[in-house]
RNA sequence: ACCCGUUUAGCUCAGUGGUAGAGCGUUGCACUUGUAAUGCAAAGGUCGGUGGAUCAAUCCCGCCAAUGGGCA
Numbered sequence: 001a002c003c004c005g006u007u008u009a010g011c012u013c014a015g016u017g018g019u020a021g022a023g024c025g026u027u028g029c030a031c032u033u034g035u036a037a038u039g040c041a042a043a044g045g046u047c048g049g050u051g052g053a054u055c056a057a058u059c060c061c062g063c064c065a066a067u068g069g070g071c072a
Stems, first nucleotide, its partner, number of pairs: 002070006010024004018055001026042005048064005
């Protein structure tokens, strides 16, 4: 330099055109003599950035950025 993949909650990851979920973690409450465990609830996300197509984009297309890999 060229080619391919990934980017979504604090972490690991789903989702897929109709304004986003799980597990773990965090916080509160219940339970307990107390802790852990367990149960219930809550908070936490401008879906990497920016343009485009669309009535409508996390999802489709272009560019940029970060990161991983392949070839020479």
RNAcentral holds the sequence, with entries from ENA and Rfam. The RNA shown here (transfer RNA) has 72 nucleotides and comes from Rhizoclosmatium globosum. The source organism's lineage runs through Eukaryota, Opisthokonta, Fungi, Chytriomycetaceae and Rhizoclosmatium.